RNAcentral holds the sequence, with entries from ENA and Rfam. Predicted 3D model of a 73-nucleotide RNA (transfer RNA) from Ectocarpus sp. 6 AP-2014. Its mean pLDDT, the model's own confidence on a scale to 100, is 80. It matches the Rfam family "tRNA". The family's RNA type in Rfam is transfer RNA.
């Protein structure tokens, strides 16, 4: 220098053909226990990397850009 993949909650990741963003773990509280852990119930938390475009409507389609990883040279 060229190509590809990835970026979504504090962390690990889903999200189908464009139609109100989810799970597990974590954290907080209740319950259970003599206490802790476990179990169980509830809650908490995200402008979907960033900026534009298309659309009635975009995590999803298009363009640009940033970061990380891999391959080629």
């Nucleotide at each position: 220098g060229a190509a590809a993949a990835a970026g979504u909650a504090a962390c690990u990741c889903a999200g189908u053909u464009g139609g109100u963003a989810g799970a597990g773990u974590g954290c907080c509280g209740g319950u259970u226990u003599g206490u802790c852990a476990u179990g169980u119930c509830g809650g908490u938390g995200g402008u979907c990397g960033c900026g534009g475009g298309u659309u009635c409507a975009a995590a999803u389609c298009c363009c640009g850009u940033c970061u990380u990883u891999u391959u080629c040279g």